[in-house]
Context: one part of a larger RNA
């Protein structure tokens, strides 16, 4: 090269967009690069191969053929792929009208819990736990009203519901904004897939510089269990949790399931369009577009998957090739650091 695979055995890049590249609808005409047939030339000889003969035979060897799968040239063929040119409309966009939605940015309000402050009642507890004590409290605590005041978080509605590429989204409104769908003609006229590098976004925790700090809570201190208890439990508490701007770029970032597009049974909910108007019935029918679940074929090692494939094909990309040692060392490159990214052998089983 050919060839096997990636749910869970080794393997799907965290997501998107997109550059080089691969791959690419229908239909007509040129072309002849790919491809195809035909000749000529070249492919040295030995070996190899078939065949025939020589050594009594073999091994050997001679002599003959075919091979040399390649390259060059010529003059052809034209189904496909390529170039060129014309043209379609069914992929793909574009416009009009319609719809649903925690998509996403910024600002504003809003109730309800919390904690603290002041006052006022009121008195000997309170808090916690298995049980306690660490802690709070007569310098008046816990409860109880009221007023302030502060950060943060949005009960109920809320659901295998929605929306987004994925990371994620959830009070109430305003304003700017991204994507979707769905209908019914009109424009474009193949503009389309996937995508090595490469840009860009990217949960938590972590950094930096500045604000904030209620609540929870690493590290820390007490107190308890215990043989010990550097913990599970308490009572307490710092970073942090919030914002702002700039890093960091990793997660079991999971559907452990790459995108794209076709095709292959049936059955249920359910979110959301559009459509029919008596159809055995308006609690329907028919037809998109998601989101789940049950079973079929068919697939699987099996659990299981099954039009939202793990099925049957196609393009294109990642990544896999026995376990440890190692996601390590050691070199690059990123990084303010933490550590990220690339990633190995010897040894050994």
């Nucleotide at each position: 090269c050919u060839g096997g695979g990636u749910u869970u055995a080794a393997a799907g890049g965290g997501u998107a967009c997109g550059u080089a590249g691969g791959c690419g609808g229908c239909u007509c005409g040129u072309u002849a690069a790919g491809u195809c047939a035909u000749u000529a030339u070249u492919g040295a000889a030995a070996g190899g191969u078939c065949g025939u003969u020589g050594c009594u035979u073999a091994a050997c060897a001679a002599c003959g053929g075919a091979c040399g799968u390649g390259g060059u040239a010529a003059a052809g063929a034209u189904a496909c792929u390529g170039g060129c040119g014309a043209g379609c409309u069914a992929g793909a966009a574009u416009u009009a009208g319609a719809c649903a939605g925690a998509g996403g940015u910024u600002g504003g309000c809003a109730g309800a819990a919390u904690g603290u402050g002041u006052c006022a009642u009121g008195u000997a507890g309170c808090g916690g736990u298995g049980a306690a004590a660490u802690g709070c409290a007569u310098a008046g605590a816990u409860a109880u009203g009221a007023c302030a005041u502060a950060g943060a978080a949005u009960a109920c509605c809320g659901a295998u519901a929605g929306c987004g590429a994925a990371g994620g989204c959830a009070g109430c409104u305003a304003a700017c904004u991204g994507g979707g769908u769905c209908u019914a003609g009109a424009u474009u006229g193949a503009c389309g897939c996937u995508g090595a590098g490469g840009u860009a976004c990217g949960a938590a925790a972590g950094c930096g510089u500045g604000g904030g700090g209620a609540u929870c809570a690493a590290a820390c201190a007490g107190g308890a269990u215990u043989a010990g208890a550097u913990a599970c439990c308490c009572u307490g508490g710092u970073a942090g949790u919030c914002c702002a701007c700039g890093c960091c770029g990793u997660a079991a970032a999971c559907g452990a399931u790459g995108c794209u597009a076709a095709c292959u049974g049936g059955g249920u909910g359910u979110a959301u369009g559009a459509u029919c108007g008596a159809a055995u019935a308006a609690g329907g029918g028919u037809u998109g577009u998601g989101c789940a679940c049950c079973u079929g074929a068919g697939g699987g090692a099996a659990a299981c998957c099954a039009u939202u494939a793990a099925g049957u094909u196609a393009g294109c990309c990642a990544c896999c090739u026995g376990g440890g040692a190692a996601g390590u060392a050691c070199g690059c490159c990123g990084g303010c650091a933490a550590c990220g990214g690339u990633g190995a052998a010897a040894c050994u089983c």
A computed fold for a 349-nucleotide part of an RNA from Saprospira sp. PdY3, annotated as small-subunit ribosomal RNA, central domain. Model confidence (mean pLDDT): 87 of 100. It matches the Rfam family "Bacterial small subunit ribosomal RNA". Gene Ontology terms of the family: structural constituent of ribosome and ribosome.